[in-house]
RNA sequence: UGCCCCGUGGUGCAGAGGCAGCACGCCGCGUUUUGGCCGCGGAGACCGAGGUUCGAACCCUCGCGGGGCAU
Numbered sequence: 001u002g003c004c005c006c007g008u009g010g011u012g013c014a015g016a017g018g019c020a021g022c023a024c025g026c027c028g029c030g031u032u033u034u035g036g037c038c039g040c041g042g043a044g045a046c047c048g049a050g051g052u053u054c055g056a057a058c059c060c061u062c063g064c065g066g067g068g069c070a071u
Base pairs, nucleotide, nucleotide: 001070002069003068004067005066006065007064010024011023012022013021018054026042027041028040029039030038047063048062049061050060051059
């Protein structure tokens, strides 16, 4: 310097243009003598900026961060 892949709650992952979901974790309630387990409920996220579209986590461009390959 070029090319490729990845970026979504605290963590690990889904989400093939139309309500952003799952597990663990966290908080509350129930249960228990207490804790744990279990049950019910809740808070919590799309890396940034533009563009396309009626509509973007998803498509395009540029940037940022991480990883890999080549030189």
Model confidence (mean pLDDT): 82 of 100. Transfer RNA from Glacieibacterium arshaanense, 71 nucleotides, folded computationally. NCBI's taxonomy places the organism under Bacteria, Pseudomonadati, Sphingomonadales, Sphingosinicellaceae, Glacieibacterium. Its Rfam family is "tRNA". Rfam classes the family as a transfer RNA.